FMN riboswitch aptamer (RFN element) from Flavimobilis soli, 143 nucleotides, folded computationally.
The sequence is in RNAcentral, with records from Rfam.
RNA sequence: CACGUGCUCCGGGGUCGGUGAAAUUCCGAGCCGGCGGUGAUAGUCCGCGAACCUGAUCGUCCGUUCCACCCGGAGCGGAGGUGAUGGCCGACCUGGUGGAACUCCAGGACCGACGGUCAAAGUCCGGAUGAGAGGCGUACGUG
Numbered sequence: 001c002a003c004g005u006g007c008u009c010c011g012g013g014g015u016c017g018g019u020g021a022a023a024u025u026c027c028g029a030g031c032c033g034g035c036g037g038u039g040a041u042a043g044u045c046c047g048c049g050a051a052c053c054u055g056a057u058c059g060u061c062c063g064u065u066c067c068a069c070c071c072g073g074a075g076c077g078g079a080g081g082u083g084a085u086g087g088c089c090g091a092c093c094u095g096g097u098g099g100a101a102c103u104c105c106a107g108g109a110c111c112g113a114c115g116g117u118c119a120a121a122g123u124c125c126g127g128a129u130g131a132g133a134g135g136c137g138u139a140c141g142u143g
Base pairs, nucleotide, nucleotide: 001143002142003141004140005139006138007137009135010134015029016028017027018026030123031122032112033111034048035047036046037045043110044109052087053086058081060079061078062077063076064075065074066073067072092108093107094106095105096104114126115125116124
């Protein structure tokens, strides 16, 4: 220094005004952007994560039938836990610089899960003091 295994810690951001009986949801103007990769820095290129759907596998409990000397075993039905796999998965162009940039600079655009709400949500509340892509460090082992 590299690889492998384990452990600790870290690991998501964003509002004001107007109308109205009621809206941070409509209208106006703002603001925000996880992780890894990419000859050059990415919300919009490639991939990943969470959420949502699917539900393999493996336990537990209840009822019932049968077997059985006891411990217990098997079938059927139901409840809940686990959660592999797969599904789903939004959005960018132009010019400039340069060896190289849909990543920088200039300009103009666009996108944003699910449930809730006296009015329709990227921004409020909630699952979430959760989970996680991954990251720093550290211990052991190998080279």